[in-house]
Molecule: Glycine riboswitch aptamer
Organism: Acetobacteraceae bacterium
Parts: sequence; structure tokens; C1' cells
RNA sequence: AGAUCCCACGCGGGAGAGAGAGGUGGCGACACCUCCGCCGAAGGCGCAACCGGCCCCCGGAAACGCUCAGGCACAAAGGGCCGCGUGGGGAAG
Repeated sequence: AGAUCCCACGCGGGAGAGAGAGGUGGCGACACCUCCGCCGAAGGCGCAACCGGCCCCCGGAAACGCUCAGGCACAAAGGGCCGCGUGGGGAAG
């Protein structure tokens, strides 16, 4: 000095799934509880593809799987991931 790469923050974009049934409250929008049906892209879990190692054991682990949590008209919030910026880290050269 420090592209690619990693982390944090900010801005922009961001999907999926019942305007379900019953009850209560409310002028209404709607809210809460129960039941059934669904979604996966916060998180979580996995006996899980795959990767690594001192290799028949151990470790890491996905956009896969499970749906505990969360979510399922519009809106709000959240939102894997993508783009840009700022700061930090840092190996090659």
C1' cells in the first nucleotide's frame, strides 16, 4: 500500500402463504381467543447435501429438510439475498 475476501453500520430494492370458521369487544376499520388450512427469506433445530481433519470417529454446515418461534387482504414492522456508500480487519502483489 492493501483489489478479490470478511465484519459492522447507513441508503435503495426485496418474496411466499385464508378478506377462512366460531366466539368476545367495537358505530366501523379492526383487535383478542379457539379450531382447521397454509408459508419460509429474522431466529432456532436436523438423523441433512456438501466441505475439512489427527478419518469407520470428530468438526463445520446450505437457498435442502422440520416448522418450535415468526408470518398468511391492504398498510406498518420484519425480511435470506442484491446494489451502492462509510468505517474496521486483512492475505496476495